[in-house]
RNA sequence: CUCACGAAACGGCAAACCCGGGGCGACCCGGGGACGCAAAGCCUCCGGUCCAUGGAUGCAAUUCCGGGGAUAGCGGGGCCUCCGAA
Numbered sequence: 001c002u003c004a005c006g007a008a009a010c011g012g013c014a015a016a017c018c019c020g021g022g023g024c025g026a027c028c029c030g031g032g033g034a035c036g037c038a039a040a041g042c043c044u045c046c047g048g049u050c051c052a053u054g055g056a057u058g059c060a061a062u063u064c065c066g067g068g069g070a071u072a073g074c075g076g077g078g079c080c081u082c083c084g085a086a
Stems, first nucleotide, its partner, number of pairs: 005084002012037002017032006035073001041079003045076003048071004053066004
């Protein structure tokens, strides 16, 4: 110095919920607030889940197909990264 790892320290982020705003919606933004997080920093490439929608089937229920959107605090993966005990 690097990787692994995660004791300690300096700090960081911010769930639910409430208020205001945006959206058909999932959900997002700002403020408050802390459940937690060693990547709870960033990215939808893969899978999952959620939203709305088109088509096919069918009396209906259902089932199948397609693309669009959301979730990075669902998991995998990629990139960047503070500190330094065992």
Background
Predicted 3D model of an 86-nucleotide RNA (c-di-GMP-I riboswitch aptamer) from an Alphaproteobacteria bacterium. Lineage of the source: Bacteria > Pseudomonadati > Pseudomonadota > Alphaproteobacteria. The sequence was found by an Rfam model in a public genome assembly.